Record summary
This is a predicted structure of a 375-nucleotide RNA (Bacterial RNase P class A) from Rhodospirillales bacterium Alpha_05. The prediction has a mean pLDDT of 76. Rfam family: Bacterial RNase P class A. By type it is a ribozyme. Of the family's consensus pairs, 97% are formed in the model.

RNA sequence: UCAGGAGGUUGGAUGACCGCGAGUCCGCUCACUCGGAUUCGAGGAAAGUCCGGGCUCCACGAAAACACGGUGCCGGAUAACGUCCGGCGGGGGCGACCCUAGGGAAAGUGCCACAGAAAGCAAACCGCCGGAUUCCGAUCCGGUAAGGGUGAAAGGGUGCGGUAAGAGCGCACCGCGUCGCUGGUAACAGGGACGGCACGGUAAACCCCACCGGGAGCAAGACCGAAUAGGGGCGGCACGCCGCGAGGCAAGCGAGGUUUUCGCGCCGCCGCCCGGGUUGGUCGCUUGAGGCGUUCGGCAACGAACGUCCUAGAUGAAUGGUCAUCCAUCGCCUUCGGGCGGGGACAGAACCCGGCUUACAGACCUCCUGACGCA
Numbered sequence: 001u002c003a004g005g006a007g008g009u010u011g012g013a014u015g016a017c018c019g020c021g022a023g024u025c026c027g028c029u030c031a032c033u034c035g036g037a038u039u040c041g042a043g044g045a046a047a048g049u050c051c052g053g054g055c056u057c058c059a060c061g062a063a064a065a066c067a068c069g070g071u072g073c074c075g076g077a078u079a080a081c082g083u084c085c086g087g088c089g090g091g092g093g094c095g096a097c098c099c100u101a102g103g104g105a106a107a108g109u110g111c112c113a114c115a116g117a118a119a120g121c122a123a124a125c126c127g128c129c130g131g132a133u134u135c136c137g138a139u140c141c142g143g144u145a146a147g148g149g150u151g152a153a154a155g156g157g158u159g160c161g162g163u164a165a166g167a168g169c170g171c172a173c174c175g176c177g178u179c180g181c182u183g184g185u186a187a188c189a190g191g192g193a194c195g196g197c198a199c200g201g202u203a204a205a206c207c208c209c210a211c212c213g214g215g216a217g218c219a220a221g222a223c224c225g226a227a228u229a230g231g232g233g234c235g236g237c238a239c240g241c242c243g244c245g246a247g248g249c250a251a252g253c254g255a256g257g258u259u260u261u262c263g264c265g266c267c268g269c270c271g272c273c274c275g276g277g278u279u280g281g282u283c284g285c286u287u288g289a290g291g292c293g294u295u296c297g298g299c300a301a302c303g304a305a306c307g308u309c310c311u312a313g314a315u316g317a318a319u320g321g322u323c324a325u326c327c328a329u330c331g332c333c334u335u336c337g338g339g340c341g342g343g344g345a346c347a348g349a350a351c352c353c354g355g356c357u358u359a360c361a362g363a364c365c366u367c368c369u370g371a372c373g374c375a
Stems, first nucleotide, its partner, number of pairs: 001371010012326007020041008043346001047357002050355005055217004062261005068213005073087005088102001089100004103208002108206002110202003125148002127144007156174006175197001176195004181190003221283004231274007240249003252264003290309008327344001329342005
């Protein structure tokens, strides 16, 4: 200097004028309203609605099993997670680093197209070796899986010996299997001994195993006000029985579906269908698993202590508009002082929070890797 990798910050600033929403205070007022002052007012993703929760209701409170759904190496963090951190194994890259849907193929089933002789118990197309016949072209029998071909993959690989030619046939190393040792919390890693040695792959195929899991959702829900039709229909149980009594028994109900158990439910109740009215107001609604700073513990995620701050709460839905200057950026001109013009991405809270995923013009910072060159 160029090319890459990982992480972080920002994504306009200032001033003036005008216009909005909320809180607090003051004034007028019975109150509302109005006026004034002051403080605050859309994001890193507010987006997607993909996970996990807080909260609300089902409900005065269930349990188990099955089905269904989710996760899937080890150890941690967290309110929790399918998230994050640190490791291990596998794959990619010269490297910094990146990816990982990473339990089980000896419980079972399915699949491996085409090509090829043959793709789960095997197989011989070409070839090589031996023998026989021969019309000398070739044919038949036996052995072989080292060489070649097909393929994603051909039943261990490389080398040496051996053989008629070959072959773990034998040997060395690698691989594989069994047993055990060392290190590590563990996933796992390393070494050793024995054995010539095999039941291929695929589970983001069905499946098996381990663990986890109520449902619906702020349009949840609560209250006030108002209005209508105290509407119509169907079905079931009960109006009773047992028991001295306490109590028990029905239809039904009980946290998604099914079943079982258990519980509730007894003087009126339960379930279903059709129709009508209200579409008003208040709360929920923003003080939180909260932000920031320092110190300590931890490789880290994160945790603890102390201090400090309060940072939208709208309801067809506010958070804006104009002007000026500056900043970042692009083009043209230039007497190199500058001038003119364009122009600043993705994109708007609606109960809240922790994540993931996707979009993003431009600007800045830190660390690491590779190449070339100089000293």